[in-house]
RNA sequence: AGUCUCGUAGCUCAGCUUGGUUAGAGCACUACACUGAUAAUGUAGGGGUCGGCAGUUCAAAUCUGCCCGAGACUACCA
Numbered sequence: 001a002g003u004c005u006c007g008u009a010g011c012u013c014a015g016c017u018u019g020g021u022u023a024g025a026g027c028a029c030u031a032c033a034c035u036g037a038u039a040a041u042g043u044a045g046g047g048g049u050c051g052g053c054a055g056u057u058c059a060a061a062u063c064u065g066c067c068c069g070a071g072a073c074u075a076c077c078a
Base pairs, nucleotide, nucleotide: 001074002073003072004071005070006069007068010027011026012025013024020058029045030044031043032042033041051067052066053065054064055063
């Protein structure tokens, strides 16, 4: 330098192939219940520019382009 894969909640991930009603799960976090207290358990709740910008579309996490970041492979230099 080129090719490919990945980027979604604090963490680990699903959803993207086939665009469509309100963006989800587990764990974590907060409050309450329970307990002498903690853990566990139960109930309720908060938390997302879906990496960024632009485009296509009635409609984009999902399609297209560019850019940023991470990883793998190939090539080049030495």

Transfer RNA from a Chitinophagales bacterium, 78 nucleotides, folded computationally. It matches the Rfam family "tRNA". Rfam's curators write: Transfer RNA (tRNA) molecules are approximately 80 nucleotides in length.